RNAcentral holds the full RNA, with entries from SILVA. This is a predicted structure of a 675-nucleotide part of an RNA (large-subunit ribosomal RNA, domain II) from a metagenome. Its mean pLDDT, the model's own confidence on a scale to 100, is 84.
Context: one part of a larger RNA
């Protein structure tokens, strides 16, 4: 892993509601007892318990009664119940089933370590030379020197032995701690052997929460005990019918619980929702500045500063600030002189739907809630971010489309059909359906990712200048004089700078000069003007599609191939393709309804409802003319599931009506075997 067997709402009281029965103003017996044909048997047994009268704190009163000064109101009252059986729910027990780490109570352990206690053992070989003592020098004596002797030492170097510093291997190892290369200690706090001592609220620790038999922040065994467990995990057959939350309120409460809310099922009642119409509350959105606050500029002018005024003062004065006031122009969820559209409340008609309402009662489950679209609050007008509000989806919902996809488009799958029309979205290939039609626009593969900004891309419009008295654009041809304009300056001569009545003059026309240029001139050129040429040209606005900007890590931002009078956009228009929608045939349930037929049948938690299968008991029944069981098999049922018939098997046991559970297995890192 697989595969068989086992494997979880059970029993027993009590309570309460539901269906059946019994008897009924009553019902019912419990222990216990007799009797018996042993039967889910008959009879006794009325103690007890329910109900039959409530109200009042009592006193008391009573179909009433409290409360009250009340005969008034209001309060609780006045209507069949009890026994069994049976299903639910709930309570007390383990109480649906596994499953803690601990807590306690009694015992067992120091053959493992740890520390001490008694006895006993082991320490190749080397080497080092303490003290002391001799001798000998030396001294007055010492002292001290030498040289021998001597053999101390947690001394040295190293085997046994002991230990574990470093690396390597090993990690389902040879080994639940080892193996190889080196390493430390190796006469001391030394290793060791035997007998022995300390016991878990304890002991022992050269002390690490370190040891206490592969267990140690408190051993290990049996018990208490099914401890507790608001936690995770599982919890077994079919089919019908309705079908939920992820809210609010309290909670040592927040992943729990109670109550309500919302889902079921019964009973009664006849409501309910909608649209239109009218009547009503109000202060959002907009707006506005009347009020409260910000918040611009001016003037007008109280107060302040600042300057004059000889100190002081009066008084002048100010490109300074400046309340109040005027004028102008703003903002505001905690501003409103205003003020909507919806949303809410009611009315009574009228339409519309047709069980959707509301009461009680019986059972629930829920309380992490996700995105989306809109209006909002936090936060960066960040977030697949937070928090409420309105709708929709999803959760609990398949089915087409959006390549893929929970929540987004489109629609809500009772069962069958090689039948038929649409949705949203497409109709060249892949791939169902047009290489359709018409006018336009894009050249950027824009389509098939982006901003601020830029820019003689290109299409529409509007508008305004010039233009055959010849324009824009090219080419030719002038582009002068006073004069080098005055100043400045080394020079300034149209062109470093300054200044200006920016001037006169010839002129078709030419600026006291648009640039380039020189040291200054000088040259080049524009402006302006003629000619040549012959038809448009320049400007500014709003608008369609396009370009730039644009740099990321497999392999290009169309699903891919491809795609430019399009297979890209616009705006039209035919036709088609497109699902579990909607028709259409056929068929099943469920509800309604007298019937004809109508009408409904996605669903998680979860509540009702009908069934099927095992195993036993009771009758009925059936079996050697062949039971269970097993093998095959094309049969019947909407489904669990049932038969027929053939072999097999050799002794019970289908079917039927009934009752009563150890009563259905795919999960529990479930347990037990087996491959």
């Nucleotide at each position: 892993u697989c595969c068989a067997g086992c494997g979880a709402g059970u029993u027993g009281c009590g309570c309460u509601g539901g269906c059946u029965g019994g008897c009924g103003a009553g019902g019912u017996u419990a222990a216990g007892g007799a009797c018996u044909a042993a039967a889910g048997g008959u009879c006794c047994g009325g103690a007890g318990c329910c109900g039959g009268a409530g109200g009042g704190a009592a006193a008391c009163c009573a179909a009433g009664u409290c409360u009250u000064a009340a005969u008034a109101g209001g309060g609780c009252g006045a209507a069949a119940g009890u026994c069994a059986g049976u299903c639910u729910g709930c309570g007390c027990a383990g109480a649906c089933c596994c499953g803690a780490a601990a807590c306690c109570g009694g015992g067992u352990g120091a053959u493992c370590u740890a520390u001490c206690c008694a006895u006993g053992u082991c320490c190749a070989g080397g080497c080092u030379g303490a003290a002391g003592c001799u001798g000998c020098c030396g001294u007055a004596a010492g002292a001290g020197g030498u040289a021998g002797u001597g053999g101390a030492g947690g001394g040295c170097c190293g085997a046994a032995c002991c230990c574990a510093c470093a690396u390597c291997c090993g990690u389902u190892g040879a080994a639940a701690a080892g193996g190889g290369u080196g390493g430390g200690g190796a006469u001391g706090a030394g290793g060791u052997g035997u007998g022995g001592a300390u016991a878990g609220g304890g002991g022992a620790g050269a002390a690490a929460u370190u040891c206490c038999a592969a267990u140690c922040g408190a051993a290990c065994c049996c018990g208490g005990a099914g401890a507790u467990a608001g936690c995770u995990g599982g919890u077994u057959c079919u089919c019908c019918u309705c079908g939920a939350a992820a809210u609010a309120g309290c909670u040592u409460u927040a992943g729990g619980g109670c109550u309500a809310g919302c889902c079921u099922c019964g009973u009664a009642c006849g409501a309910g929702u909608c649209u239109a119409a009218u009547g009503g509350a109000g202060g959002u959105a907009g707006a506005g500045c009347a009020c409260u606050g910000a918040a611009u500029u001016u003037c007008c002018u109280a107060g302040g500063g600042g300057g004059c005024g000889u100190c002081a003062a009066a008084g002048c004065u100010u490109a300074c600030c400046g309340a109040a006031g005027a004028a102008u122009a703003u903002c505001a969820a905690a501003c409103u002189c205003c003020g909507a559209a919806u949303g809410c409340c009611a009315u009574a008609u009228a339409g519309a739907u047709g069980c959707u309402g509301u009461a009680c009662g019986g059972g629930a489950g829920u309380c992490a809630g996700a995105c989306u679209a809109c209006a909002c609050g936090a936060g960066a007008u960040a977030a697949g971010u937070u928090g409420g509000g309105u709708g929709g989806u999803c959760a609990a919902a398949a089915g087409g489309g959006a390549a893929a996809g929970a929540g987004c488009c489109c629609a809500g799958a009772c069962c069958u059909g090689c039948a038929g029309c649409u949705a949203a979205g497409g109709u060249c290939c892949c791939a169902g359906a047009g290489u359709g039609c018409g006018c336009a626009u894009u050249a950027a593969g824009u389509g098939g990712a982006a901003a601020a900004g830029g820019a003689u891309g290109u299409g529409g419009g509007a508008u305004u200048u010039c233009a055959a008295a010849g324009a824009c654009a090219a080419c030719c041809a002038g582009g002068a004089u006073g004069u080098u304009g005055g100043c400045u300056c080394a020079g300034a001569a149209g062109c470093a700078g300054c200044c200006a009545c920016a001037c006169a003059u010839u002129c078709a026309a030419a600026g006291a000069g648009u640039g380039c240029g020189u040291a200054a001139u000088a040259g080049c050129u524009c402006a302006c003007u003629g000619g040549u040429c012959g038809a448009g040209a320049g400007g500014u606005c709003c608008u369609g599609c396009g370009c730039c900007g644009a740099a990321a890590a497999u392999g290009u931002c169309c699903g891919g191939g491809g795609c430019u009078g399009a297979a890209a956009u616009g705006c039209g228009c035919c036709a088609c393709c497109g699902a579990a929608g909607c028709u259409c045939a056929g068929g099943a349930a469920u509800g309604a309804g007298a019937g004809a037929u109508c009408a409904u049948u996605g669903g998680u938690a979860g509540a009702g409802g009908a069934g099927c299968a095992u195993u036993c008991c009771c009758g009925c029944a059936u079996g050697a003319a062949g039971a269970a069981g097993c093998c095959g098999u094309a049969c019947c049922g909407u489904a669990a599931g049932g038969a027929g018939c053939g072999g097999u098997g050799g002794a019970g046991u289908a079917g039927c009506g009934g009752g009563a559970a150890g009563a259905g297995a795919g999960a529990a890192u479930g347990c037990u075997g087996g491959a």